[in-house]
RNA sequence: GCAGAGUAGAGACUUGCGCGUCAAGUGCCGGCCCGACGGGGAGUUGCGGGCCGGACGAAAAGCGCAUCGCUUGCGGUGUGAGUCUCGCAUCCCGCUGC
Numbered sequence: 001g002c003a004g005a006g007u008a009g010a011g012a013c014u015u016g017c018g019c020g021u022c023a024a025g026u027g028c029c030g031g032c033c034c035g036a037c038g039g040g041g042a043g044u045u046g047c048g049g050g051c052c053g054g055a056c057g058a059a060a061a062g063c064g065c066a067u068c069g070c071u072u073g074c075g076g077u078g079u080g081a082g083u084c085u086c087g088c089a090u091c092c093c094g095c096u097g098c
Stems, first nucleotide, its partner, number of pairs: 001098004009086010019075003028054008039093004060072005
């Protein structure tokens, strides 16, 4: 000098267990606060989370021993596991091979 590896995390699919279906959650907008970001350092206008406010807004059906429960659905639903894909915003140093 050239090439490469590796993280947090993100997405898709499959599946387990839940929640809602009396509408929470998801998604969208605004404000405040916090956190994480290859082995080391720095770190954003990018990423994630919490709280508050705002707008929008839905798929139920059947059965039973019936003030409850079960089943099948539905929800841009929560979470665990598996597989695959993507992947340090960026900068400096380091690591492996030549």
THF (Tetrahydrofolate) riboswitch aptamer from uncultured Ruthenibacterium sp., 98 nucleotides, folded computationally. It matches the Rfam family "THF (Tetrahydrofolate) riboswitch aptamer". Rfam describes the family as follows. Tetrahydrofolate (THF) riboswitch was first reported for Ames et al. as an RNA motif in 5' untranslated (5'-UTR)regions of folate transport and biosynthesis genes in Firmicutes genomes. Its family is annotated with tetrahydrofolate metabolic process in the Gene Ontology. Its mean pLDDT, the model's own confidence on a scale to 100, is 77.